[in-house]
RNA sequence: CGGAGUGUGGCGCAGUAGGCAGCGCGCCUGGUUUGGGACCAGGAGGUCGGGAGUUCGAGACUCUCCACUCCGA
Numbered sequence: 001c002g003g004a005g006u007g008u009g010g011c012g013c014a015g016u017a018g019g020c021a022g023c024g025c026g027c028c029u030g031g032u033u034u035g036g037g038a039c040c041a042g043g044a045g046g047u048c049g050g051g052a053g054u055u056c057g058a059g060a061c062u063c064u065c066c067a068c069u070c071c072g073a
Stems, first nucleotide, its partner, number of pairs: 001072007010025004019056001027043005049065005
C1' cells in the first nucleotide's frame, strides 16, 4: 500500500427477507440457610464503534472515518 472480516448491556454472543433490542454468565433486592454455595422469585443495566445518507421506519441497506484481526505485496 491492496484485499477480506469483526465492532450490539460488565464479559461472551444472537438478532443473516428493514417494523418497539434479546440469550447465557455476571451484578442488585427478597425468599430459603446458623452463614456461604446451590436453588426460587423479582429487578437494574445497551442512543447497537463515530458521522452522514436512503426510507414512513435502520442493529440491518449505501458512503466515509476509527479500532482490532487475518491474507497478500
About this RNA:
Predicted 3D model of a 73-nucleotide RNA (transfer RNA) from a Candidatus Saccharimonadia bacterium. Lineage of the source: Bacteria > Bacteria candidate phyla > Candidatus Saccharimonadota > Candidatus Saccharimonadia. It matches the Rfam family "tRNA". By type it is a transfer RNA. About the family: Transfer RNA (tRNA) molecules are approximately 80 nucleotides in length. Its family is annotated with triplet codon-amino acid adaptor activity in the Gene Ontology. The prediction has a mean pLDDT of 81.